[in-house]
Predicted 3D model of a 73-nucleotide RNA (Glycine riboswitch aptamer) from uncultured Halobacillus sp. It matches the Rfam family "Glycine riboswitch aptamer". Rfam describes the family as follows. This family represents the bacterial glycine riboswitch.

RNA sequence: CAGGGGGAGAGUCUACUUACGUAGCGCCGAAGGAGCAAGCAUGCUGUGAAUCUCUCAGGCAAACAGACCUCUG
Numbered sequence: 001c002a003g004g005g006g007g008a009g010a011g012u013c014u015a016c017u018u019a020c021g022u023a024g025c026g027c028c029g030a031a032g033g034a035g036c037a038a039g040c041a042u043g044c045u046g047u048g049a050a051u052c053u054c055u056c057a058g059g060c061a062a063a064c065a066g067a068c069c070u071c072u073g
Stems, first nucleotide, its partner, number of pairs: 001073006011025001013024004026060003032056001033054003039047003
């Protein structure tokens, strides 16, 4: 990298509506994005991890998606 398997959280809220749509309120972190501790470099800043923090994006019945884990090649 390709294929297979596993894989969490939070609304089946309210109004309008043919509607899976629009708006409002509430909420979630595990696509993506952003932030930083020690340390290092430097000289007014830089670099610097996560499943931590933010919630821009995304999501809140099921399905899809899904960080990450695993099997095969």
The source organism's lineage runs through Bacteria, Bacillati, Caryophanales, Bacillaceae and Halobacillus. The RNAcentral record of the sequence draws on MGnify. The coordinates come from a structure-prediction model, not an experiment, and the mean pLDDT is 77.